[in-house]
Context: one part of a larger RNA
RNA sequence: UUGGGCGUAAAGGGCAUGUAGGCGGUUUUGCAAGCUUGGUGUGAAAUACUGGAGCUUAACUCCAGAAUUGCGUUGAGAACUGCAUAACUAGAGUGACUGAGGGGCAAUCAGAAUUCCUGGUGUAGGGGUGAAAUCUGCAGAUAUCAGGAAGAAUACCGAUGGCGAAGGCAGGUUGCCAGCAGAUGACUGACGCUGAGGUGCGAAGGUGCGGGGAGCGAACAGGAUUAGAUACCCUGGUAGUCCGCACAGUCAACUAUGUACACUGGAUGUCUGCACGAUAGUGUGGGUGUCGAAGCAAACGCGAUAAGUGUACCGCCUGGGGAGUAUGCCCGCAAGGGUGAAACUC
Numbered sequence: 001u002u003g004g005g006c007g008u009a010a011a012g013g014g015c016a017u018g019u020a021g022g023c024g025g026u027u028u029u030g031c032a033a034g035c036u037u038g039g040u041g042u043g044a045a046a047u048a049c050u051g052g053a054g055c056u057u058a059a060c061u062c063c064a065g066a067a068u069u070g071c072g073u074u075g076a077g078a079a080c081u082g083c084a085u086a087a088c089u090a091g092a093g094u095g096a097c098u099g100a101g102g103g104g105c106a107a108u109c110a111g112a113a114u115u116c117c118u119g120g121u122g123u124a125g126g127g128g129u130g131a132a133a134u135c136u137g138c139a140g141a142u143a144u145c146a147g148g149a150a151g152a153a154u155a156c157c158g159a160u161g162g163c164g165a166a167g168g169c170a171g172g173u174u175g176c177c178a179g180c181a182g183a184u185g186a187c188u189g190a191c192g193c194u195g196a197g198g199u200g201c202g203a204a205g206g207u208g209c210g211g212g213g214a215g216c217g218a219a220c221a222g223g224a225u226u227a228g229a230u231a232c233c234c235u236g237g238u239a240g241u242c243c244g245c246a247c248a249g250u251c252a253a254c255u256a257u258g259u260a261c262a263c264u265g266g267a268u269g270u271c272u273g274c275a276c277g278a279u280a281g282u283g284u285g286g287g288u289g290u291c292g293a294a295g296c297a298a299a300c301g302c303g304a305u306a307a308g309u310g311u312a313c314c315g316c317c318u319g320g321g322g323a324g325u326a327u328g329c330c331c332g333c334a335a336g337g338g339u340g341a342a343a344c345u346c
Base pairs, nucleotide, nucleotide: 004317005316006315007300008299012314014201015200016199017198021194022193023192025088026087027086029084030083031082033081034080035077036076037075038074039073040072041071042070049065050064051063052062053061054060091191092188093187094186096184097182098181099180103177104176105175106174107173108172109171110154114150115149116148117147118146119145120144121143125136126135162169163168206247207246208245209244210243211242215241216240220236221235222234223233258313259312260311261310262309263308266291267290268289269288270287271286272285273284274283275282276281295302296301319346320345321344328339329338330337331336
């Protein structure tokens, strides 16, 4: 626990889909549950409240009124919510036309570079650093030429750019699948928004099984540096990084900013549509940036892509440490993950 908040002070769930629930466009008619307004029954008395009265006053006592904001019952009303009914098209959607895209999955192809192997030329160094050494080389290295093999990643284009719900996505071609935007008219007729649980997706690292292994490279070994050096630097190098299947489910999963809708001066880029003009440009949609009016903000700043003004729904916060720990439960092969305290202390 009323409330006040969540960009940076504690606080937006990693992202979506969607169940229950909450909320919900315009008009007609009806019902009357909510709602409004009467009558009536009850709501004991005392106490408390208001106005009086009595003990000299007060306390105290007595009288009257009002109140008892509730519950039941019976009428009336119909604006709003609800329910029912009949319609509508401005929300939402369907199909037709057009368009852009590193959106996803699969197959296949390419060139540069790297390493290794074979052969040729060729001779004493190469490599590495702040300087060195470990290392490598006369058993012919480095360099260079020709041929071959392998794996991984795709320079330039490239962007303040594009796509995706997020994670994320980049060589070319083909196939399959999905989302988005715009103009026009047609159709459905509120079918919508949010979403506790649930379900799915989810970087890197990690795990299991089977492949693969060029380069890089935790661990590890050696060489240096240093007072030491379990590091930074160097030479090597195993897991891993790659592929398939399965698990795991976390992050500064960040715009540190939940989703949806409406409204509120402008200026200037850019991507992609449409209309007019047809070199320029102008207008109008949908994205993506910068600067800024009002307003907001503790300030920084935000500012039509809001952190402005409102509405709906969800999540979350409530001093620091103890602690994202212990315990219980759930999940996992494990690592661990989810949920998640208290004592004590300042």
Predicted 3D model of a 346-nucleotide part of an RNA (small-subunit ribosomal RNA, central domain) from an uncultured bacterium. The RNAcentral record of the full RNA draws on ENA, Greengenes and SILVA. Rfam family: Bacterial small subunit ribosomal RNA. The coordinates come from a structure-prediction model, not an experiment, and the mean pLDDT is 89.